[in-house]
Molecule: transfer RNA
Organism: Bacteroidales bacterium OttesenSCG-928-L14
């Protein structure tokens, strides 16, 4: 220098060929307990790496760019 894959909640990851974002763990509150743990219930937490484009509508499609991993020369 070239090619491929990945980038979504604090962490690990889903999201089916575009229809307005979820799970587990962690966190907070409550219930239960003599008290903790465990268990159960509820809640909070994300401008989907960034910028732009297409579209009535983009995490999803297109372009550029940042970062991570791998491969080739």
């Nucleotide at each position: 220098g070239c090619c491929u894959u990945c980038u979504u909640a604090g962490c690990u990851c889903a999201g089916c060929u575009g229809g307005u974002a979820g799970a587990g763990c962690a966190g907070u509150u409550c219930a239960c307990u003599c008290g903790u743990a465990a268990u159960g219930a509820a809640c909070a937490g994300g401008u989907c790496g960034u910028c732009g484009g297409u579209u009535c509508g983009a995490a999803u499609c297109c372009g550029a760019u940042g970062g991570a991993a791998g491969g080739c020369u």